[in-house]
This record gives sequence, structure tokens and C1' cells, in this order.
RNA sequence: UGGGGAUUCGCCAAGCGGUAAGGCUCUGCCCUCUGGAGGCAGCAUCGGGGGUUCGAAUCCCUCAUCCCCAG
Repeated sequence: UGGGGAUUCGCCAAGCGGUAAGGCUCUGCCCUCUGGAGGCAGCAUCGGGGGUUCGAAUCCCUCAUCCCCAG
């Protein structure tokens, strides 16, 4: 310098145009003699910005960080 990949809740990790699963953790409540055990409930708008679309985590452009390949 050129090409490719990754970036989703505190952590791991699904999703592939129709409005964000699950696990661990955490918070509240219930239960219990106690409990870090059990039960119920809650918590993310998807790395930043812009565009396309009725609708975008999903498509396009650009920037950032990390990884790989070639020279």
C1' cells in the first nucleotide's frame, strides 16, 4: 500500500429487511431458620456518522479499533 474478516446488554453469544433469542452476572420480589439454593420479574436499538427503504443489527458509503493474507 492492496485484499479479506470482526465490532450486538457488564461478559459470552444468536440474528442475514418486518422492528433484538439464549446463557452467565446484576437488580427487585417471593420462598426459606439462613443461604451465594429454588421460583417469578426486569435490564441492550446493535463501534461512530451518513444514505437507501413504508420499515435497517441486517443493504450501500465513509470513519475508527482489532485480526488475517499479499507485497
Description
Predicted 3D model of a 71-nucleotide RNA (transfer RNA) from a Candidatus Peregrinibacteria bacterium. Its Rfam family is "tRNA". Lineage of the source: Bacteria > Bacteria candidate phyla > Candidatus Peregrinibacteriota. It was read from a public genome assembly. Model confidence (mean pLDDT): 81 of 100.